This is a predicted structure of a 390-nucleotide part of an RNA (large-subunit ribosomal RNA, domain III) from a soil metagenome. The coordinates come from a structure-prediction model, not an experiment, and the mean pLDDT is 81. Its Rfam family is "Bacterial large subunit ribosomal RNA".

Context: one part of a larger RNA
RNA sequence: GAGUAACGAAAGAGGGGUGAGAAUCCCCUCCACCGAUUGCCCAAGGAUUCCUGAGUAAAGUUCGUCUGCUCAGGGUUAGUCGGGACCUAAGGCGAGGCCGAAAGGCGUAGUCGAUGGCCAACAGGUUGAUAUUCCUGUACCACGUCGAGUCCGUUUGACCGAUGGAGGGACGAGGACGGCUAAGGGAACCCAGGCGAUGGUCGCCCUGGGGUAAGCGUGUAGGGGUGGUCCUAGGCAAAUCCGGGACCGCAUAACCUGAGGCGCGAUGCCAGCUGGCUUUAGAGCCGGCGAGUCCCUGACGCCAUGCCUCCAAGAAAAGCUCCUAGGGAGGACUCGCGUGCCCGUACCAAAACCGACACAGGUGGACAAGUAGAGAAUACUAAGGUGAUC
Numbered sequence: 001g002a003g004u005a006a007c008g009a010a011a012g013a014g015g016g017g018u019g020a021g022a023a024u025c026c027c028c029u030c031c032a033c034c035g036a037u038u039g040c041c042c043a044a045g046g047a048u049u050c051c052u053g054a055g056u057a058a059a060g061u062u063c064g065u066c067u068g069c070u071c072a073g074g075g076u077u078a079g080u081c082g083g084g085a086c087c088u089a090a091g092g093c094g095a096g097g098c099c100g101a102a103a104g105g106c107g108u109a110g111u112c113g114a115u116g117g118c119c120a121a122c123a124g125g126u127u128g129a130u131a132u133u134c135c136u137g138u139a140c141c142a143c144g145u146c147g148a149g150u151c152c153g154u155u156u157g158a159c160c161g162a163u164g165g166a167g168g169g170a171c172g173a174g175g176a177c178g179g180c181u182a183a184g185g186g187a188a189c190c191c192a193g194g195c196g197a198u199g200g201u202c203g204c205c206c207u208g209g210g211g212u213a214a215g216c217g218u219g220u221a222g223g224g225g226u227g228g229u230c231c232u233a234g235g236c237a238a239a240u241c242c243g244g245g246a247c248c249g250c251a252u253a254a255c256c257u258g259a260g261g262c263g264c265g266a267u268g269c270c271a272g273c274u275g276g277c278u279u280u281a282g283a284g285c286c287g288g289c290g291a292g293u294c295c296c297u298g299a300c301g302c303c304a305u306g307c308c309u310c311c312a313a314g315a316a317a318a319g320c321u322c323c324u325a326g327g328g329a330g331g332a333c334u335c336g337c338g339u340g341c342c343c344g345u346a347c348c349a350a351a352a353c354c355g356a357c358a359c360a361g362g363u364g365g366a367c368a369a370g371u372a373g374a375g376a377a378u379a380c381u382a383a384g385g386u387g388a389u390c
Stems, first nucleotide, its partner, number of pairs: 012030006031387004039367001041365002045348002049346001050074006059067002079140002081344004086117002091112003097106003121138005141340004146336007159327002164323004172310004178303003183297005189210006195203001211269002215264004222257003225250008234242002270292001272289007311314001353362002369381004
């Protein structure tokens, strides 16, 4: 220079409280902003920032009684959620092996490796902080040397069953019309409350509400052709399985698959209204009543890895099913009972991640309300959140 520039997109006002001290902290009332997001739930990443109490040196672009700051105490509960005790992809490692002065490189059998496959739990309540984890209610899965019942069997073989064989898992792009549900809207119907400070208002009046899962049962719209007998040079052995061949049936059926609906779940729970008690406020405890229907719109969700068409012909392996090899004297099924390991689980998703900062930048996925609208545009709003630290 200079107490100058700046104080990082943005709306605050009034009242009350606390306090030594208040534009800035807390509460209330208005006002304003976002609302395909400035809401809500996750992945990555962070690693206690979460909650409670106390504090104000420093951090906070001002202040500060406040805080993602300081100090102390507390907080993350799982058979079913995610990962492992299962599977494999790209890729990694790699017994033997090959190559190489050495170091090491490549690679078979294998063994790892999710961003994929497989796989059993929902609703409500509860805390200051966790909840598909705790509690209540109702389920499901696997295993068992346990108990009961029924049935089958011991060479006329019940049952189990591969590390083997086969099926399946199993997959592209484009297109099309259907059936539904979620969600939303309306109601003169149902429930709860109200009855007018001023002319009218017991009315087609006003305000609010009209929910409920997994699971079990039923098996619909829709989709698929399916079964039997005989033979068999293939499937590294075998096969009743698969493949190949021939024949015979049924195809308005049967069988397989399959949303949704309906019934049970639910004499429950929940929303709403209301009584009593406690409480400085927030609120807490114990009860009571309690409708829960109909119509319309309607998805990018489900049926559907379906259907149709096309050529560039669109992962693998396990779980699963069948087959035999083999094992085999007790076994299968149903019900009951018992058991159920390890890791993660707080909080943030932007002031807590990546950008030296409480930085107008960047950061994958799920949900997707109303009115107008073709629309997830746009405008105003709901739920919810915020008023951006001079």